A computed fold for a 253-nucleotide part of an RNA from a Microgenomates group bacterium, annotated as large-subunit ribosomal RNA, domain VI. RNAcentral holds the full RNA, with entries from ENA. It matches the Rfam family "Bacterial large subunit ribosomal RNA". Rfam links the family to the GO terms structural constituent of ribosome and ribosome. The coordinates come from a structure-prediction model, not an experiment, and the mean pLDDT is 86.
[in-house]
Context: one part of a larger RNA
RNA sequence: CGUUUGAGUCUUGAGGAGAGCUAACCUCAGUACGAGAGGACCAGGUUGGGGGAAUCCCUAGUGUGCCGGUUGUCGUGUUUACGGCAGCGCCGGGUAGCUACAUUCCUAAGGGAUAACCGCUGAAAGCAUCUAAGUGGGAAGCCCACUCCGAGAUAAGGACUCGUUGAGACCCCUGGAAGACUACCAGGUUAUUCGGCAGGCGGUGGAAGCGCUGUAAGGCGUUAAGCCAACCUGUUGCGAAUCAGUCGAAGAA
Repeated sequence: CGUUUGAGUCUUGAGGAGAGCUAACCUCAGUACGAGAGGACCAGGUUGGGGGAAUCCCUAGUGUGCCGGUUGUCGUGUUUACGGCAGCGCCGGGUAGCUACAUUCCUAAGGGAUAACCGCUGAAAGCAUCUAAGUGGGAAGCCCACUCCGAGAUAAGGACUCGUUGAGACCCCUGGAAGACUACCAGGUUAUUCGGCAGGCGGUGGAAGCGCUGUAAGGCGUUAAGCCAACCUGUUGCGAAUCAGUCGAAGAA
């Protein structure tokens, strides 16, 4: 821009893409077969490998905005206690999220038409013949079935609702398991969108101060202490989403 009035929501499915894998073992059965050696078809079952998807309960990794230990140095006037820097200084752990080495599931079943091939009936050609008329079976392949995209499918589809008494959208702002930007999604006071607050889960691992004790480094008690990110729940309008503004659709070509 088109879809010949503009929107919002929900759809149909022309067409396209993806997937399609494989092994070992057990039963059938040491059976059929075979002199023996050996050793099945068919059918059923189990467990793997490869590939894929989802998820974070478990396990594990990361986790530079959490907690702790510790070295050097500088600073807060000093002691104590803290803070800055040194690759997060180094080290031990670790929430959410993200992830795999983790977990779960799929790669199944079925239908249809067929290929090679195997048949039935059967003439031409009194026989024979799967074929000439007719008709059945038959593959990991084909068409469905499974997953995804999909009306620019220009043949541009359909349904419902709303709209110049302005439907709807934008801008702006608060944010997001959305994201480079944009887009998308949630919300904007008739509000729980984010922050804050409270509680919880969870992490670290026993704060400071004071007391006791030891010559001291230190130890013990107060004390499962103190601190605590992204997670969960909740109450509350405490702070911020203010006020405004813009675009926006039908009459003859």